[in-house]
RNA sequence: AGUGCUGGCCGGACGGUCGCGGAUGUAACGCGGAAACGCCGAGCAUUCGAGGAAAGUCCGGGCUCCACGGGGCAGGUUGCCAGGUAACUCCUGGACGUGGUCUGAAAAGUCCACGAUGGAAAGUGCCACAGAAAACAAACCGCCGGCGAUGAGGUAUUGUUGCUGGUAAGGGUGAAACGGUGGGGUAAGAGCCCACCGCACCGGUGGCAACACCGGUGGCACGGCAAACCCCAGCCGGAGCAAGGCCAAGUAUGCGGCGAGAGAUGCCCCGUCUCGACAAAGACGCCGCGGGUAGGCUGCUGGAAGGCGCGGGUAACCACGCUUCUAGAGAAAUGACCGUCCGGGAAUCGAUCUGAUUCCCGACAGAACCCGGCUUAUAGGCCAGUACUUUCC
Repeated sequence: AGUGCUGGCCGGACGGUCGCGGAUGUAACGCGGAAACGCCGAGCAUUCGAGGAAAGUCCGGGCUCCACGGGGCAGGUUGCCAGGUAACUCCUGGACGUGGUCUGAAAAGUCCACGAUGGAAAGUGCCACAGAAAACAAACCGCCGGCGAUGAGGUAUUGUUGCUGGUAAGGGUGAAACGGUGGGGUAAGAGCCCACCGCACCGGUGGCAACACCGGUGGCACGGCAAACCCCAGCCGGAGCAAGGCCAAGUAUGCGGCGAGAGAUGCCCCGUCUCGACAAAGACGCCGCGGGUAGGCUGCUGGAAGGCGCGGGUAACCACGCUUCUAGAGAAAUGACCGUCCGGGAAUCGAUCUGAUUCCCGACAGAACCCGGCUUAUAGGCCAGUACUUUCC
C1' cells in the first nucleotide's frame, strides 16, 4: 500500500425559480347584524417541517382502560456467573468450550472470533447407512489353549482341516465401539498389576459467583442426543391511541308532557238494537328528556431526550453542573428543475504531475401515542482493530 473480516461514524453542501404541510400574524371576497361588531377565510408575511434505519412489528417498557383475596394445576417464555437498566430474548465484564493468530522444542501463555453453555447416576424415547455388535454390549477377520482327522519331517517340531473354549490388544465398519499412552504380566490377552494423563468422589486454598488450582482416595462405574418428551429453577393478568376522556347534529328509535279529535275496544243503560255520557290503545302535531351515530375537541409530543464538561466505574452505565431542542395532521406534507461546488467511476488529451476536458452516478427508504433494543435494507466515503499478500528501510 492492497484485499478480507469485525466494530464505530457520516450518508452531499450552497444559491435561485416554482410547489406542498403545520403554526402565528394580517386580510380581499362572502355571510349574519339596525349598528357596534362577529363568523368564514382566498392571498400575503414570518417561522418550522423525517431517519439511521422513520421499516419488520420480533422482544422489553412508559401511558390508558378493564380485571384482580392466597396458593396450586394448565399454558407460555428464559436458562454458565456477576453487573448495568424502567425492563428485556438487550448491553458490559468474567468463566468454560470450540476454531484460528503469535511466542515457544514442548508444556503453556498471548490476542481475536464464535457458542440456547441448567440437568443424560428420575423416567420414557431415538441413534439412519455400514457393521459381528449401537448400550444389562458384542467374537466377522485375527491371536491363543484343549480334543480329533490328515500330511511333512532332521522325531525338536510344523502345515492343512473339524469340533470346542479363551481373548476386546490388532484389523475392519461407523458421526460414535464401553478410558488413553508406555511398561510389566499372560497360552494369547485384558486396569489383571504399575507410572503418567483423563475421569469420579472427598478435603483444602483462591474467587461475590461461574470456576480454577493443590492434595488424597478409588481401577473406572456414568457413550451421544434435552433446538425429543421430560425434570429443575426464575419470570409472565388481558387489551391496545381504532387505548381512554369531553362535547355532540340530522334521520330513526325509547320515555314523558300538552294538543287534536273523524276513534279500535271497554263500560254506563240493557231482552235486543240505536242515540248519548264516560274511559281509552295505536296513529298524527308540537315540546322536553335518554342512549347511540356522523362530526368536533382532547390524549399529542419536552422526553428513562441530545451535546459538552467534570467525577465514580475495567466496561456497560450512573451522579452532578452547564447548555440545546416548535413534524405532529386527515390515509397522511417535507418535492421538482437549474447553476456552482463536493465525492465516486469511465473515456480522451497533454504528459508523470495525479493536470485539463467531456459524460455518467450520489443509495436504502419515509414519521402516524412515545421510548429502549434486536433484525433486515443501504450508492459512496471516513476512522480504529485484526488477518493475509506485496514493496521499501